[in-house]
c-di-GMP-I riboswitch aptamer from a Bacillota bacterium, 76 nucleotides, folded computationally.
The source organism's lineage runs through Bacteria, Bacillati and Bacillota.
RNA sequence: CAACGAUAAAGGCAAACCUAUCGAAAGAUAGGGACGCAAAGCUAGAGGGCCUCUAAAAUGGCAGCCAGUUACCGAA
Numbered sequence: 001c002a003a004c005g006a007u008a009a010a011g012g013c014a015a016a017c018c019u020a021u022c023g024a025a026a027g028a029u030a031g032g033g034a035c036g037c038a039a040a041g042c043u044a045g046a047g048g049g050c051c052u053c054u055a056a057a058a059u060g061g062c063a064g065c066c067a068g069u070u071a072c073c074g075a076a
Base pairs, nucleotide, nucleotide: 004074005073012037013036017032018031019030020029021028022027035064041069042068043067047066048065049062050061051060
């Protein structure tokens, strides 16, 4: 440096659901809450995919689908 990922150490995130607000919806934000996560950090015109709306299409969304990119720790 690359790969890998412990019943290791430190620290972190937070599904469903509930409440409030925004939105046509998908969904988002805040609080509560933990199913899980070694990138569940970031990136959504200029990769793919999915969801909503629509006659069709997103100029609306999803990064906790793959992907791209950056990064903590160090047993085998």